RNAcentral holds the sequence, with entries from ENA. A computed fold for a 72-nucleotide RNA from Candidatus Iainarchaeum sp., annotated as transfer RNA. NCBI's taxonomy places the organism under Archaea, Candidatus Iainarchaeota, Candidatus Iainarchaeia, Candidatus Iainarchaeaceae, Candidatus Iainarchaeum.

RNA sequence: GGGGUCAUAGUGUAGCGGCUAGCACUUCAGGCUCCAGACCUGCGGACCAGGGUUCGAGUCCCUGUGACCCCA
Repeated sequence: GGGGUCAUAGUGUAGCGGCUAGCACUUCAGGCUCCAGACCUGCGGACCAGGGUUCGAGUCCCUGUGACCCCA
C1' cells in the first nucleotide's frame, strides 16, 4: 500500500427496514438469613463518529476512526 471481518449497557452477546432495542452476568433496592453467600423479586443502564437513501435506519449506501485477520 491492497483486501476481508467486526464496532449495540460496565462485560459478553441477539436483533426480516416498522420493538418500549431483547438476553445473561454486573450495579442498585427489596425478600430470605443471626450475618454473609447462594437463591427469589424488581429498578437503572447501550446502537463508534459524520453524512446519504427511505414515510421510517441498530439494520441499506458513502466517508472517517478503531480492533482483528490475510496479501504485499
Model confidence (mean pLDDT): 82 of 100. Its Rfam family is "tRNA". Gene Ontology term of the family: triplet codon-amino acid adaptor activity. It is annotated as a transfer RNA.